[in-house]
RNA sequence: GGAGAAGUGGCAGAUGAGAAAUGCGUUUGACUUGAAAUCAAUUGAUGAAGGUUUAAGUCCUUCCUUCUCUU
Numbered sequence: 001g002g003a004g005a006a007g008u009g010g011c012a013g014a015u016g017a018g019a020a021a022u023g024c025g026u027u028u029g030a031c032u033u034g035a036a037a038u039c040a041a042u043u044g045a046u047g048a049a050g051g052u053u054u055a056a057g058u059c060c061u062u063c064c065u066u067c068u069c070u071u
Stems, first nucleotide, its partner, number of pairs: 001070007010024003018054001025043001027041004047063005
């Protein structure tokens, strides 16, 4: 240089175009003499910019980052 894949909360990880699950975690409460464990609630996300569409995490274009293969 060429080809391909991925990018979603603090972390991991799902998501048929109808608007984001789940687990761990944070915080609060219950329980306890106090912790841990457990239970209940809470918090919080679609890499960037455009386009298509009534509606985009999902489809199209460009860019950025990471990884793999190849020369």
This is a predicted structure of a 71-nucleotide RNA (transfer RNA) from Thyonella gemmata. RNAcentral holds the sequence, with entries from ENA. It matches the Rfam family "tRNA". Rfam classes the family as a transfer RNA. About the family: Transfer RNA (tRNA) molecules are approximately 80 nucleotides in length. The organism belongs to Thyonella, within Eukaryota.